[in-house]
Context: one part of a larger RNA
RNA sequence: GGCGCAGGGCGAAUGCCUUGGCACUGGGAGCCGAAGAAAGACGUGAUAAGCUGCGAUAAGCCGCGGGGAGAUGCAAAUAAUCUUUGAUCCGCGGAUUUCUGAAUGGGGAAACCCACUGGAGCAAACCUCCAGUACCGUAUACUGAAUCAAAUAGGUAUACGGAGGGAACCGCCUGAACUGAAACAUCUAAGUAGGGCGAGGAAGAGACAUCAACCGAGAUUCCGUAAGUAGUGGCGAGCGAACGCGGAAGAGGCCAAACCGAGGGUAGAAAUACCUUCGGGGUUCGGACUGCUUUAAGGACUGCAAUUGUUAACCGAAGGGCAUGGGAAGGCCCACCGAAGAGUGUGAGAGUCACGUAGGUGAAAACGAAAGCAGCUGCGCAGUAUCCAGAGUACGGCCAGACACGUGAAACCUGGUCGGAACACGGGGGGACCACCCUCCAAGCCUAAAUACUACCCAGUGACCGAUAGCGUAUAGUACUGUGAAGGAAAGGUGAAAAGAACCCCGGGAGGGGAGUGAAAUAGAACCUGAAACCCUGUGCCU
Repeated sequence: GGCGCAGGGCGAAUGCCUUGGCACUGGGAGCCGAAGAAAGACGUGAUAAGCUGCGAUAAGCCGCGGGGAGAUGCAAAUAAUCUUUGAUCCGCGGAUUUCUGAAUGGGGAAACCCACUGGAGCAAACCUCCAGUACCGUAUACUGAAUCAAAUAGGUAUACGGAGGGAACCGCCUGAACUGAAACAUCUAAGUAGGGCGAGGAAGAGACAUCAACCGAGAUUCCGUAAGUAGUGGCGAGCGAACGCGGAAGAGGCCAAACCGAGGGUAGAAAUACCUUCGGGGUUCGGACUGCUUUAAGGACUGCAAUUGUUAACCGAAGGGCAUGGGAAGGCCCACCGAAGAGUGUGAGAGUCACGUAGGUGAAAACGAAAGCAGCUGCGCAGUAUCCAGAGUACGGCCAGACACGUGAAACCUGGUCGGAACACGGGGGGACCACCCUCCAAGCCUAAAUACUACCCAGUGACCGAUAGCGUAUAGUACUGUGAAGGAAAGGUGAAAAGAACCCCGGGAGGGGAGUGAAAUAGAACCUGAAACCCUGUGCCU
C1' cells in the first nucleotide's frame, strides 16, 4: 500500500409522519369608498425585537346575549393584577379610530412641511386645540361685465352626485406577431394576446318591421341535437352556420303622437294664433274619436308581517377485570350502547376515556327569505268617417366593416360620405331582381329567471403531493439581487411528558468524563430513522 473483517466519524439519501399545498363538489356571499376605501407608515404591552390584535380611549372602551372557572395573544419567565358581585373567551350592536393614501385648504422627495376663516383655552399677544376651506357636473338662489338699458358670459352660496380600489367573470373601443398554409402575398393564427374605457353581482341580450312555407310558430339567454351537414375557401390550409326538434328557465311592460286640461312666453287693442312646460289620455288582441259597459287576473313598486334561515351556543347512549409492557386503546375473559361502528386525540391499534358523531334544543341584538294583508297600479265590447302611430330616418350611389358567407348572383345588419322617400289606399321582409302570395310594423325606452366567474365564508371529497414533492412560500413575496420595472431563495421532525442533565471532575472556553432523568441518551437540543460517496481506528492475510 492492497483485499477482507470489526468499530467509528462525516454526510444526508431512504422509511415513517404532517402543521402546508393541489384539484374539485354542494351551499352561502358577491362589491368596498368623501360618513374617507383598498393598501400602508408610525405607534400601542410592567419588561417587548418579530408576528398577531388594536389606535393617543391604542393585545383595548361600552351595551346586549352566550358561557361557567380560570385568566392577562403567538410565548417562556418574573412582577403586578382580574375573576361565582361571573373574569378570560364566543356572537351581535355601538364608541374611539394618529399620519399617508382618490387624499380633497396649499405644497410635497407618500406617511412630512406651511396656511387662511370662525370658535375655544386666555384680559390680550404668542401658542395649542376644534370645525371648515380641492376640482368637476347638475339644480336652485343671489349677483353680474364688455354695451344706456335688457340679456349673456362670468362670480358667490347652498344641496345632491362624481372622483379611487377590486381575483376572475362581462360590455364597448383599439388591436399584433410568431405560427399554419410543409416557401409566401389573399387566407390562417384571431378579433386571440396586448392596450384603453366602463358596469354589476352578474354583465350583455330581450318582447318580432322575427322565422316559416301556403302548414304554422310566437321575446331573450343557456344546454343537447341538427352537423362537421348546407355552405364558404390561393375551392389550398382551413373556416363553418341556420331551419327544425328535445330540454333548463319563463314575464312581460312603459313612452312619443293624436285628443282633453292647466301654467308660462311671443305677436296682437282684443278675439285668437303659435311656442314651451306640466297633468290626464294612449301604446299594435292598434289608439284617439263615437256609443255601451266596468274594474278582473296579475304586478318587477312601497309599508306591515305569520313563519323561517344566518351570525354565539346547549343536551347528547354505552366497560370493567387479568396478564405483558415505560405506557394498553393491542391480547385473554365477561359485558353494554347504537337514529351515534364519521373522524381526531389520548404514553402502541378505543363504538362505550376526551372532543365529537346520529338525533334533538336555542337568540336580547343585527341581517336575509317570505305566505299573507294594505297602499299604489292594472279591465272590456261594438263602430271605422276623420285624426295619430318615432325623418335628414328608411332607401340609393361610392367605400368599408360585420354576418359561417374572402365581391361573389350577395340579400339581411352596421358605419363613413354624397344624395334622399312614403305616411296605414302606407311601409319592411321572405338570399340579386320582378310579379303574385304569406308575414311583420323600423327609425323611443325598461325588463327577473335559466347562463359566466370565485378574491371571500361554511361543509365535504380525492386510485392528488408528502418537505429537491405539493403553491414561489409547511409560509416569505421574507432574506438577498437590481438605479428601476422587476427577479427571488434556502430552511420541517428530541421525548409520551422537559422529566432539557442538580451535583462532582478536566478545561479560559468549546467540549468531554462521572452522576442523575427517561422505555431508550449511538433519543442530549449540531437531537426520529440514518444508506452511499469520503475519512479514521483496530485486526487477519498478501506484498
A computed fold for a 543-nucleotide part of an RNA from Gemmiger sp. An194, annotated as large-subunit ribosomal RNA, domain I. The coordinates come from a structure-prediction model, not an experiment, and the mean pLDDT is 85. It matches the Rfam family "Bacterial large subunit ribosomal RNA".